Predicted 3D model of a 1661-nucleotide part of an RNA (large-subunit ribosomal RNA, half A) from Citrobacter sp.
Taxonomically the source falls in Citrobacter (Bacteria, Pseudomonadati, Enterobacterales, Enterobacteriaceae).
Its Rfam family is "Bacterial large subunit ribosomal RNA".
The coordinates come from a structure-prediction model, not an experiment, and the mean pLDDT is 82.
The full RNA is in RNAcentral, with records from ENA.
Context: one part of a larger RNA
RNA sequence: AGCGUAUGGUGGAUGCCUUGGCACUAAGAGCCGAUGAAAGACGUGAUAAGCUGCGAUAAGCUUCGGGGAGGGGCAAAUACCCAUCGAUCCGGAGAUUUCUGAAUGGGGAAACCCACUGGAGCAGACCUCCAGUAUCCUUAACCCAAUCCAUAAGUUAAGGAAGGGAACCCGGUGAACUGAAACAUCUAAGUAGCCGGAGGAAGAGAAAACAACAUGUGAUUCCGGAAGUAGCGGCGAGCGAAACCGGAAGAGCCCAAACCAGGGUGCGUGCACCCUGGGGUUCGGACCGCAUAAUUGAUUCAUGGAAGAUAGCAGAACAGUUUUGGGAAAGCUGGCCAGAGAGGGUGAAAGCCCCGUAAGCAAAAUCCAACAUGACAUGGCGGUAUCCAGAGUACCACGAGACACGAGAAACCUUGUGGGAAUAUGCGGGGACCACCCCGUAAGGCUAAAUACUCCUUAGUGACCGAUAGCGCAUAGUACUGUGAAGGAAAGGUGAAAAGGACCCCGGGAGGGGAGUGAAAGAGAACCUGAAACCAUAUGUUUACAAACUGUGGGAGCACUAUAUAGGUGCAACCGCGUACUUUUUGUAGAACGGUCCGGCGAGUUACGCUGGCUGGCGAGGUUAAGGGCCAAAGGCCCGGAGCCGAAGGGAAACCAAGUCUGAAUAGGGCGAUCAUAGUCAGUCGGAGUAGACCCGAAACCGGGUGAUCUAUCCAUGUCCAGGUUGAAGUUGCCGUAAAAGGCAAUGGAGGACCGAACCCACAUCCGUUGAAAAGGGUGGGGAUGAGGUGUGGAUAGGGGAGAAAUUCCAAUCGAACCCGGAGAUAGCUGGUUCUCCUCGAAAUAGCUUUAGGGCUAGCCUCAUACUCAAGUCUUGCGGAGGUAGAGCACUGAAUUUCCUAGGGGGCGUCAAAGCUUACCAAAGAAUAUCAAACUCCGAAUGCCGUGUAGAUGAUGUAUGGGAGUCAGACUGUCCGAGAUAAGUUGGAUGGUCAAAAGGGAAAGAGCCCAGACCUACAGCUAAGGUCCCAAAAUGUGUGUUAAGUGGAAAAGGAUGUGGGAUUUCGAAGACAACUAGGAUGUUGGCUCAGAAGCAGCCAUUCAUUGAAAGAGUGCGUAAUAGCUCACUAGUCGAGAGGUCCUGCGCCGAAAAUGUCCGGGGCUGAAACACACUACCGAAGCUUAGGAAUUAACGAAUGUUAAUUGGUAGAGGAGCAUUCUUAACUGCGACGAAGCUGUACCGUAAGGAGCAGUGGAGUGUUAAGAAGAGAGAAUGCCGGAAUGAGUAGCGAGAGGAAGGUGGGAAUCCUUCCGGCCGAAUAUCUAAGGUUUCCAGAGUAAAGCUGAUCUGCUCUGGGUAAGUCGGGGCCUAAGGCGAGGUCGAAAGACGUAGUCGAUGGACAACAGGUUGAAAUUCCUGUACUUUUAACUGACAGAACUGUGGGGACGCAGAGAGAAAGCGCAAGCCGGGAGUGGAAAAUCCGGUGCAAGCGGGGUAGGAGUAUAUCAGGCAAAUCCGGUAUACAAUCCGAAGACGUGAUGCGGAGCGAACUAAAGUAGCGAAGUGCGUGAGCUAGCUGCCAAGAAAAGCCGCUAUUGUUCAGUUAAAACCCGUACCGUAAACCGACACAGGUGGAUGAGGAGAGAAUCCUAAGGCCGAC
Repeated sequence: AGCGUAUGGUGGAUGCCUUGGCACUAAGAGCCGAUGAAAGACGUGAUAAGCUGCGAUAAGCUUCGGGGAGGGGCAAAUACCCAUCGAUCCGGAGAUUUCUGAAUGGGGAAACCCACUGGAGCAGACCUCCAGUAUCCUUAACCCAAUCCAUAAGUUAAGGAAGGGAACCCGGUGAACUGAAACAUCUAAGUAGCCGGAGGAAGAGAAAACAACAUGUGAUUCCGGAAGUAGCGGCGAGCGAAACCGGAAGAGCCCAAACCAGGGUGCGUGCACCCUGGGGUUCGGACCGCAUAAUUGAUUCAUGGAAGAUAGCAGAACAGUUUUGGGAAAGCUGGCCAGAGAGGGUGAAAGCCCCGUAAGCAAAAUCCAACAUGACAUGGCGGUAUCCAGAGUACCACGAGACACGAGAAACCUUGUGGGAAUAUGCGGGGACCACCCCGUAAGGCUAAAUACUCCUUAGUGACCGAUAGCGCAUAGUACUGUGAAGGAAAGGUGAAAAGGACCCCGGGAGGGGAGUGAAAGAGAACCUGAAACCAUAUGUUUACAAACUGUGGGAGCACUAUAUAGGUGCAACCGCGUACUUUUUGUAGAACGGUCCGGCGAGUUACGCUGGCUGGCGAGGUUAAGGGCCAAAGGCCCGGAGCCGAAGGGAAACCAAGUCUGAAUAGGGCGAUCAUAGUCAGUCGGAGUAGACCCGAAACCGGGUGAUCUAUCCAUGUCCAGGUUGAAGUUGCCGUAAAAGGCAAUGGAGGACCGAACCCACAUCCGUUGAAAAGGGUGGGGAUGAGGUGUGGAUAGGGGAGAAAUUCCAAUCGAACCCGGAGAUAGCUGGUUCUCCUCGAAAUAGCUUUAGGGCUAGCCUCAUACUCAAGUCUUGCGGAGGUAGAGCACUGAAUUUCCUAGGGGGCGUCAAAGCUUACCAAAGAAUAUCAAACUCCGAAUGCCGUGUAGAUGAUGUAUGGGAGUCAGACUGUCCGAGAUAAGUUGGAUGGUCAAAAGGGAAAGAGCCCAGACCUACAGCUAAGGUCCCAAAAUGUGUGUUAAGUGGAAAAGGAUGUGGGAUUUCGAAGACAACUAGGAUGUUGGCUCAGAAGCAGCCAUUCAUUGAAAGAGUGCGUAAUAGCUCACUAGUCGAGAGGUCCUGCGCCGAAAAUGUCCGGGGCUGAAACACACUACCGAAGCUUAGGAAUUAACGAAUGUUAAUUGGUAGAGGAGCAUUCUUAACUGCGACGAAGCUGUACCGUAAGGAGCAGUGGAGUGUUAAGAAGAGAGAAUGCCGGAAUGAGUAGCGAGAGGAAGGUGGGAAUCCUUCCGGCCGAAUAUCUAAGGUUUCCAGAGUAAAGCUGAUCUGCUCUGGGUAAGUCGGGGCCUAAGGCGAGGUCGAAAGACGUAGUCGAUGGACAACAGGUUGAAAUUCCUGUACUUUUAACUGACAGAACUGUGGGGACGCAGAGAGAAAGCGCAAGCCGGGAGUGGAAAAUCCGGUGCAAGCGGGGUAGGAGUAUAUCAGGCAAAUCCGGUAUACAAUCCGAAGACGUGAUGCGGAGCGAACUAAAGUAGCGAAGUGCGUGAGCUAGCUGCCAAGAAAAGCCGCUAUUGUUCAGUUAAAACCCGUACCGUAAACCGACACAGGUGGAUGAGGAGAGAAUCCUAAGGCCGAC
């Protein structure tokens, strides 16, 4: 370390439970709201955070009923109260009911701010309380402009509306995905959405209706049929009526007009119109005549009011037990009740213990209301002369919509535009239109019930769920996410009873050990049961030379004994065999896909109609639907025959009918009938259809909303830019010119100017890349007075906006944002799809296809039924058709040689011509020899068709019907095409195998060879292939071959390798080889040549002679000769030698990458090769023995016999398990159910028992039924646990020491030393945050370590304003917006107004003080407003109006003044107590506000009078004009004085102590220098630089003001703390981002940079 066992931990499955859901049933209710709703905010308790209740009368108040003993909610505890004088509690009625919200006095950032009028309190201001004050509409009254009457407008009063709510309903508007396998008409669909409106229902509705056979029906609505019919329809996909029949319900009425009466208006005085009342409403009425009742009433009121609703009362009957137990309701024994044995509870399982249940009873008050009575209304018959009976209407044309009906032959209905009737003798309709006939009476209105729905109340039910289920929630729209619209969890269980563990011990605590409680603590709050992954501890066994799907078949050894002694259990050395699963594929160990592991959840369902099988009922018939009755929620019974299917067909139809159609036909033929025939309604199973339709999955499309806190542009209002440099125009002077021009020097201070910080940007590079950071850091870089940066507020919105333009930005999202919805869009695509066994078993082909990875039909499979007594298949005889292989060249073509010869070309012919010629091209023809898939005068073998005989086989066949799957195929043999007679290539034909097939062989291998696995066997025989060892079987036999390890990879080509065969030449007349000898002469042949002599080259009668033989020469060689050789000859030797061809086996040719072409060792008369022979091995083949199943045959039957039993897609059959229901066992169960753990038992499998432990209350078997009915895979969902791994990392930077505290200290506190920032890492503040601030206590979690510490936890505290900021003042951009205009609606725009700061206006300073606050408290000194009183003045003035003023740019240069700072030998204090003295010595210090005051500086203003069509009326003011005069007036910042005999101040410095540099005391207070911001003017330039109010004048109208002093009053909100950051925005205690103000010293131009002060920090490993 592995396996096993035991014991634990972790974890929270399973079982059981249920407070909560889900789906329904029966009733009720079906609205709430200006009398202030729904929904909220904030409060409210003795203590009080949340929920509940309630509202300042605040877990409640009053009263009327009920009820009867304890109460003060959930929810404990303590305190204190209430209650038989009746509490708490329940019900009815009332009171109170803050603030927001339609929100309504005005405003507003909801729960806040600010008013006015009247009244009350108060002497009064202030203050407090009460009431009223919005808008629109209607009605009425009043008042009244331009404008005489009048009207608009206005005012007041009364009434109404407004907003909310789940679905249902009516109307306006109105998509897209999708389907049509594309798409446009069409569909989806008048759906979704948005908008308006109403009610408990809504809408429709009493015929200008249907119908047409009728003696027809007689408002509407809804249900069942008619009917998926008639129709509509790219006649595609699809859409789809009505009449009529059966039912539910049932109900009819009122106006307008004619006519009558009364009143009024107009003016033209006799007409018109209006109002009110009567009358009247379609089998019409007025009018005339007669009559005056029944009836009906939802039409309309009053009175009474049963029953019911909202609390309740009462309610039968049991005991025992020394059985068990903690406990009895269990067991046992004996009883009782029952109009009550529904249900729940009680310490387990209760008719008789409790609550209830059955049958009864009950209401002060309120609600509802059947019904009754009364009033009131309604209401008759006849006649038909005249009158009346709904007008921009009917109708027509054009254009639309809606009708099932898409413009169609298109009626009927609605109406946008334009025309435009009739008058009951009229008019409309009956599906174009016309005629006849019939029906009805439009252009006004109302109308219950039957029907739809359920936010809600009550009572119940469930073959619904039981905590991953059931609603998202056992409660939560919470936590959390997002700017927002919006999105949205997890989480149940101690016990009967808290009896919730007193006390002791260890420990800082957490926790644990005892004790105790309890039936149990192995129920201890992380609490019922407590599985698995995972983590431990102990132990049996094995393991230290051994490699791999972790098993399986053997197997020694060790240990053990639960259903057991039997080859049992656990481990196991060693040996054989053996590359997971799923999916997708021709094919996967595949390095193709998916899964870390475990547990739970997770996918063919349901409805309707159709079709087929089976079962059942009835049967020439079968069956009901809606609805109704009984009953009462029944899977019950009975009515109901409307309708449907069948019983008759034929035809296009009219139509006819056992026939009919065709046809001239009585013909023939087609389809039917005839023998005879079976249907229909249910249940269940299979299948397709319509629905999301097996589950998960898009990118997209459309609708309505939410977003410009990011970013883009724009608008308004603020603000920022250290310092340095350059030197434009202009001006001045001089020179110059006739004058100019021009030049020089100054001055001047321009610029999308220059350098460079802050600030902004983002060019280069490095780092970072699971970061410090979802875009940053380091070092450099660019712009930096401008088209500049930035703050605050606002505008523009997705089919859109914005864009110095990049498809760039619009909240980390952009070729069209985000959220929700249509919606379960669609997906010919991918993935996944869950228990077992049995039978059969494919395809990867054809045709068609916008078709090729999809589909349809056929083929092939399966199941059922029927038929065939032999159909099918094979062998065999015979007969056929055919044009392939082969062959051939007659045809069609190709191609070769020769001959012959038209034609053409060339040459000759002096040109032309005749002609001649030709090694040129060549038709036709002849001869010779060839080739062909698209040639055939020929022509097989196979195959195919038919038929016969004889055999083999034995359902293999055919038909009909139900259900499929398959349309990617692969390799191999043979025959072909394409290709290169390439491919593990591609296409076809034909076999085989794989696919879907395991076994043996080929080392290993889908497709090759052998062979087809039902199971068992430690039996036998074989196939392919093998037999030396690995490794079963021959070191077998015989004869040869090979020498190359050939075997055990390869070609052209090469070779005297070797075996066999054939043939030929030479050879005893002596071959071949070797040795010895010769190899000569003419001649150096001739020519050529410098030379050429056998041998550079040329020539040829290649000659001749000698000889045994010897070339005018086979080579070497020389300059040429020479020389050496060869051919040839002789001798020696003595038997074979040479050549050619065919063939077996070998050799060379032969160079590559991990390691070698036998599988390895190894093999040579073989273990190679060839030919034979004999044995043996060898498979899941065959046999043997036993067993199982299927099918068939036989049999009455147990059964027997025979054959069969590989299998993917797929078809068929039979079972197991799970949950629930019904019934029986009236089963089992505290003497222990389910669940969980273990186990060696049973069954062919899914599975089922027994026993033991745990557990502590339910549950089983059998027979049926119903399903949320079976998990390993979906990059599945949720939870838990591993691995990686004690690994990466611990997020910019300086700490060290000592002391303290503490259980414990690198980190906390204190001190010392050291270091860092210092235009910040200092200080103030806006936004934002919202208690983080301070004190005490604490240390579980948070803090990247630790912690005694903290921005953490607990408890307590802390923010004080007339003057600061905001409001009570003003206005900008912009928002809203009475009336108004526009618009389907929603709404948009906008006037008067009203809001809205980032701006205008506006009164306080210094010091001190706390643990935490200060311009807020305190001290001192001020100021503002209002009111009152007093004094004094004569004019003064409200809302509104009018005028002034407020009131404004940028850049530049200087001036004045002086905060701060520096210096100083001046002054003070200290060093300098502790002998005295002590310096031009050292150190430190060397101050003060607002307010008030006077003079006055810079600077600014002209003053007075008169007059005037201006300033919407007026004006003494402003403005204009004229005249006179030169004075007068105002006055900044700052300084000075005062404030201040004050405060502060270096320093000195106690006492008591629990708290000391604390209380207290307290000196000096000058000079010089430099100088931002501040003040007032100035200059230049072009881009020409807010508004309103406060304030100051003026007058109108009204009727009272101003100054001084004193007194009084002075409202609401903010105020803590962080604020370049650990508190804001970035998910974090995050190297990022974040507006404004102050901002010292030395060096320096400087706010650069370096070093420092004050102050802060050492940054959390």